[in-house]
Small-subunit ribosomal RNA, 3' major domain from a Pseudomonadota bacterium, 476 nucleotides, folded computationally. Its mean pLDDT, the model's own confidence on a scale to 100, is 82.

Context: one part of a larger RNA
RNA sequence: UGACGGGGGCCCGCACAAGCGGUGGAGCAUGUGGUUCAAUUCGAUGCUACGCGAAAAACCUUACCCAGACUUGACAUCCCGGGCUACCCUGUGAAAGCAGGGGUUCCUUUAUUGGACCCGGUGACAGGUGCUGCAUGGCUGUCGUCAGCUCGUGUUGUGAGAUGUUGGGUUAAGUCCCGCAACGAGCGCAACCCUCGUCGUUAGUUGCCAGCAUUAAGUUGGGCACUCUAGCGAGACCGCUGGACUAUAAGUCAGAGGAAGGUGGGGAUGACGUCAAGUCCUCAUGGCCUUUAUGUCUGGGGCUACACACGUGCUACAAUGGACGGCACAAAGCGCUGCUACUUCGCGAGAAGAUGAAUAUCGCAAAAAUCCGUCCUCAGUUCAGAUUGGAGUCUGCAACUCGACUCCAUGAAGUUGGAAUCGCUAGUAAUCGCGGAUCAGCAUGCCGCGGUGAAUACGUUCCCGGGCCUUGAACA
Numbered sequence: 001u002g003a004c005g006g007g008g009g010c011c012c013g014c015a016c017a018a019g020c021g022g023u024g025g026a027g028c029a030u031g032u033g034g035u036u037c038a039a040u041u042c043g044a045u046g047c048u049a050c051g052c053g054a055a056a057a058a059c060c061u062u063a064c065c066c067a068g069a070c071u072u073g074a075c076a077u078c079c080c081g082g083g084c085u086a087c088c089c090u091g092u093g094a095a096a097g098c099a100g101g102g103g104u105u106c107c108u109u110u111a112u113u114g115g116a117c118c119c120g121g122u123g124a125c126a127g128g129u130g131c132u133g134c135a136u137g138g139c140u141g142u143c144g145u146c147a148g149c150u151c152g153u154g155u156u157g158u159g160a161g162a163u164g165u166u167g168g169g170u171u172a173a174g175u176c177c178c179g180c181a182a183c184g185a186g187c188g189c190a191a192c193c194c195u196c197g198u199c200g201u202u203a204g205u206u207g208c209c210a211g212c213a214u215u216a217a218g219u220u221g222g223g224c225a226c227u228c229u230a231g232c233g234a235g236a237c238c239g240c241u242g243g244a245c246u247a248u249a250a251g252u253c254a255g256a257g258g259a260a261g262g263u264g265g266g267g268a269u270g271a272c273g274u275c276a277a278g279u280c281c282u283c284a285u286g287g288c289c290u291u292u293a294u295g296u297c298u299g300g301g302g303c304u305a306c307a308c309a310c311g312u313g314c315u316a317c318a319a320u321g322g323a324c325g326g327c328a329c330a331a332a333g334c335g336c337u338g339c340u341a342c343u344u345c346g347c348g349a350g351a352a353g354a355u356g357a358a359u360a361u362c363g364c365a366a367a368a369a370u371c372c373g374u375c376c377u378c379a380g381u382u383c384a385g386a387u388u389g390g391a392g393u394c395u396g397c398a399a400c401u402c403g404a405c406u407c408c409a410u411g412a413a414g415u416u417g418g419a420a421u422c423g424c425u426a427g428u429a430a431u432c433g434c435g436g437a438u439c440a441g442c443a444u445g446c447c448g449c450g451g452u453g454a455a456u457a458c459g460u461u462c463c464c465g466g467g468c469c470u471u472g473a474a475c476a
Stems, first nucleotide, its partner, number of pairs: 001476002004472002007470007015460002019424005026315008034306002042053002064301007073125001077124002079121005087102006106115002127290002130288003136284002138279003141275001143273001148187006154163003167178003193267004198234007207224003212221002237261001240255002243253003317417001321376006333364003339356001342353004383414001388409007430452007
């Protein structure tokens, strides 16, 4: 000087408390451990691994296993020889491949050729998701959006260092003010950026409709007021008041005006560093290893196994509910190898025909909870839907291992969950549906979108984490 203390002081955070809803019990989904296996590819492992890499494992992916093949190779450059190739057919085979036959293109040229392409050969080389993340770059997690981390000059100390950065106030903040052997500065904080909330203005189609006409319908004429769309501006600054506090400061509390008030809400943004944290399987890369194999191709299997244990979720256990019928109200997205109106067929998943819009025009699209009626009346039930049998639909070369969905039948556990433990402070929690990426097909996961919409916070003694000052001495 740090780090540490079941030392002290001050302060903060859904840290506790006050509340609401969960997890832990059940069934299923998914990840992991373990076990098993020819293989169950690899990585991630307290917080900071475990719906994680994986925004899609039937084949492919795929790295694993078994079997069949290839050896200048699936891919790149160079050299030599040949061919004009490509492409098509036959045999064999599970395919890859192996064997045989037919066939003749494009551009250029000095009309030899050269190039594209194909075949054969030679070696230089290719190749490796092989090892080392404790050799590395890059990227990322975490402490933590915590308020800190430093430097120049000066001063001081023999020195390591200290000072500044401590102190008194204040703040979300090393934020600002005052004081002070310090005076300044940098990286962080804040602001500048995006978005939501108010107003003005410009513009008026595909959007909108106040008044006029018209229609089944903003459908059409007409209009651009309003809504909306998307550009440019305004607006918030403790600016105003003074009631109050304070040190006349910084600021705090209250009020006015205002769409918004004290950082207005949300996002992006992550200082010096810590954990030899994670990643050599994104990529790049040193070293090592491999080279008829640890490379490459193909068929099949596996990653989907199952006495068990854990994490994360979904669905429930019901009446604030379930079923049937009827009537409303979104936002944000996506669409031509795609989204599909409408009609017909089918109980249905879907099928057949057909239509619109490369989109504020058409379509996906029904929003759902809500509301209004009727039934059920507390029961393992008209709750719950696992499991299993049968029959089908769709995608795809192919749904046996191993897809999703539909219909009929079946109708398991489950009556609110021990110790323990998690999230959340407002348009939040809870609850309800909608969309997208990936994608042929497959979502209870992930990323977004809106609808309905709470309770509670006395307070900081205690638990956890963190910041500043101080003290002690085991440790460096």
Annotation: Its Rfam family is "Bacterial small subunit ribosomal RNA". The sequence was found in a public genome assembly.